[in-house]
RNA sequence: AUGACCCCCCGCGGGAGAGACUGGACCCGCCCCCAUCGCGGGCCCGGCGCCGAAGGAGCAACCGCCCCGGAAACUCUCAGGCAAAAGGAGCGCAGGGGAGAG
Numbered sequence: 001a002u003g004a005c006c007c008c009c010c011g012c013g014g015g016a017g018a019g020a021c022u023g024g025a026c027c028c029g030c031c032c033c034c035a036u037c038g039c040g041g042g043c044c045c046g047g048c049g050c051c052g053a054a055g056g057a058g059c060a061a062c063c064g065c066c067c068c069g070g071a072a073a074c075u076c077u078c079a080g081g082c083a084a085a086a087g088g089a090g091c092g093c094a095g096g097g098g099a100g101a102g
Base pairs, nucleotide, nucleotide: 006098007097008096009095011093012092013091019048021047022046023045024044026042027041028040029039030038049082050081051080055078056076057075058074062070063069064068
């Protein structure tokens, strides 16, 4: 039991940190008679500096069925990120499903 606690999925809410750094190429727009220069945006390839809360990895308190496993918000930054947008651990609320008794 019209279902405590727990697990999974989904929706909503708020949600941090760190360069709108810099070089080059290309494209578009503005200015311009045409160009050059300049400005803005997009994309690609680099350079240096940084962040940790997608993911990943490592160690470990601890736990277990103790051979061996499971393990963090700690650590590392491979990935990701450093204006806005997007994403975003974990938290709160609600719905669906599972299992199940405080």

The RNA shown here (Glycine riboswitch aptamer) has 102 nucleotides and comes from a Pseudomonadota bacterium. The sequence was found by an Rfam model in a public genome assembly. The coordinates come from a structure-prediction model, not an experiment, and the mean pLDDT is 77. Taxonomically the source falls in Pseudomonadota (Bacteria, Pseudomonadati).